Description
Model confidence (mean pLDDT): 82 of 100. Predicted 3D model of a 388-nucleotide part of an RNA (large-subunit ribosomal RNA, domain III) from Fusibacter bizertensis.
[in-house]
Context: one part of a larger RNA
RNA sequence: GAGUAACGAGAGAUGGGUGAGAAUCCCAUCCGCCGAAAACCUAAGGUUUCCUGAGGAAGGUUCGUCCGCUCAGGGUAAGUCAGGGCCUAAGCCGAGGACGAAAGUCGUAGGCGAUGGACAACAGGUAAAGAUUCCUGUACCACCGAGAACCGUUUGAGAGAGGGAAUGACACAGGAGGUUAUGCUAAGCGCGUGAUUGGUUGAACGCGUCCAAGCAACGAGUCUGAGAGGUAGGCAAAUCCGCCUCUUGUAAGGGUGAGUUGUGAUGGGGAGUGAAAAUAGUAGCGAAGUAGCAGAUAUCACACUGUCAAGAAAAGUUUCUAUCGAGGGAGCAGGUGCCUGUACCGUAAACCGACACAGGUAGGAAAGUAGAGAAUACUAAGGCGAGC
Repeated sequence: GAGUAACGAGAGAUGGGUGAGAAUCCCAUCCGCCGAAAACCUAAGGUUUCCUGAGGAAGGUUCGUCCGCUCAGGGUAAGUCAGGGCCUAAGCCGAGGACGAAAGUCGUAGGCGAUGGACAACAGGUAAAGAUUCCUGUACCACCGAGAACCGUUUGAGAGAGGGAAUGACACAGGAGGUUAUGCUAAGCGCGUGAUUGGUUGAACGCGUCCAAGCAACGAGUCUGAGAGGUAGGCAAAUCCGCCUCUUGUAAGGGUGAGUUGUGAUGGGGAGUGAAAAUAGUAGCGAAGUAGCAGAUAUCACACUGUCAAGAAAAGUUUCUAUCGAGGGAGCAGGUGCCUGUACCGUAAACCGACACAGGUAGGAAAGUAGAGAAUACUAAGGCGAGC
């Protein structure tokens, strides 16, 4: 320079409370902002920032009685969620091995490795802070499990491969259909209100008008023939698969299948009503629960049709024998069920940007009115008013 610039997008006002002290903390009432987000769930990352009590030196671009700050105490509960005890992809490691002055490089068998496959739980309630984890109710999965029927012991019950075979098993675009989620309307049903006004007991106004997994039945559709014989292939074998022949057949059987109905539910939840205290809408009580319309980007399902760039693997499942083989056997009641994560932030003041930084940050779900629309505008639920 100069007590100058700046104090980092943005709406606050009034009253009350606390306190030594209040524009800034708390409460209430208005007003305003977002609403494909500035709401909700969640991955990565962070690592206690979560909740409660106390505090005010410093941090907070002002203030501060307040805080993601300081101190103390508390908080994360799983057979079913996610991951591991299962599988493999790219990639990585790599016994032997090959190559190389050495270090080492490549790589077979094999292993590791999810962003994929496989895999059993839903609804409600509850705390200051956890919940598909606790509690209540109703389930499911794996294994153990009384007594028995029955079958079998060389005329072989049953089990069954690090082996064979099938399945698992896959692209994109398009259109049609079924169904649901969800929403809207109501003069149906239920509960509440009687104020405001120029006017109101009227087809008034306000609010509400539901529920899972599981189990059983049905089921829009959609896919597929069935039986017998032969057999040189599937590195051995096979009754399995493949191939060949014959008989029969177009609707029966089988597979799959969203959803609907019943049950679950004499339960839960529910507008509203509402205590006793120490005053909080807490505990408790608790009505109605129908009809019509719209309707998905969800689901049936890559099912169908079309196209060319021709669209993982393994486990698992089913089946076949090789082989083992003297016992096998449904499974009620009941029992058992390992390790890690689980708080909180997560379009952000808690992550990445030296900062409480106008930047960046994967996925899911995604209501109403107008609208082609997830645009835009205004709103719901919910969240905010940006630290002078």
It matches the Rfam family "Bacterial large subunit ribosomal RNA". Rfam links the family to the GO terms ribosome and structural constituent of ribosome.